[in-house]
């Protein structure tokens, strides 16, 4: 200093032919039990790293800037 690849929920991730932001586990709350613990229901909890551009409409396409992995010098 250059190539690829990741960056979504507390955690581990999915989700792109552009229009709904989601699982599982973890938390509250209720049932059920004398009570835990399982289970069962509901339910809270994101600026989708960050600027900017296209576009009617970005997680998602294009530039760029940050952090991480990994290869090369």
């Nucleotide at each position: 200093g250059g190539g690829c690849c990741c960056g979504u929920a507390g955690c581990u991730c999915a989700g792109u032919u552009g229009g709904g932001a989601g699982a599982g586990c973890g938390c509250a709350u209720c049932g059920u039990u004398c009570g835990c613990a399982a289970c069962g229901a509901u339910g809270a909890g994101g600026u989708c790293a960050c600027c900017g551009g296209u576009u009617c409409g970005a997680c998602c396409c294009c530039g760029g800037u940050c952090g991480g992995g990994u290869c090369c010098a």

This is a predicted structure of a 73-nucleotide RNA (transfer RNA) from Omnitrophica bacterium GWA2_52_8. The source organism's lineage runs through Bacteria, Pseudomonadati and Candidatus Omnitrophota. Model confidence (mean pLDDT): 82 of 100. Rfam family: tRNA.